[in-house]
RNA sequence: AUGAUGUAUGUGGGAGAGAGUCCGAUGAUGGGCCGCCGAAGGUAAAAGCUAACCGCCGAACAGCGUUAGUGAAUUUCUCAGGCAAAAAGACCGCAUGCGGACA
Numbered sequence: 001a002u003g004a005u006g007u008a009u010g011u012g013g014g015a016g017a018g019a020g021u022c023c024g025a026u027g028a029u030g031g032g033c034c035g036c037c038g039a040a041g042g043u044a045a046a047a048g049c050u051a052a053c054c055g056c057c058g059a060a061c062a063g064c065g066u067u068a069g070u071g072a073a074u075u076u077c078u079c080a081g082g083c084a085a086a087a088a089g090a091c092c093g094c095a096u097g098c099g100g101a102c103a
Base pairs, nucleotide, nucleotide: 006098007097008096009095010094011093012092013091018034020033021032022031023030035083036082037081041079042077044075048070049069050068051067052066054065055064056063
């Protein structure tokens, strides 16, 4: 001097699904009854890997099976959240800061 993965802030884009119905309310919020969505958050866990004793084989190792642990998502569940607008929104772009892989 270059400034990766990552991270913080700001900013732009950003899907899906009933403005459902009843009570009181213009609406939101509250309560009841149905119908839906998946991209805040959360749940689950395939291969693989690790370990264990047990079983098969075997001198042993190894291998096969069993049990336990670990193990991803835009998959799954729909708990939460959402189903006019607004707000929120995984993810992506840009800018700035932190940081310092690398040369």
This is a predicted structure of a 103-nucleotide RNA (Glycine riboswitch aptamer) from Tindallia californiensis. The prediction has a mean pLDDT of 79.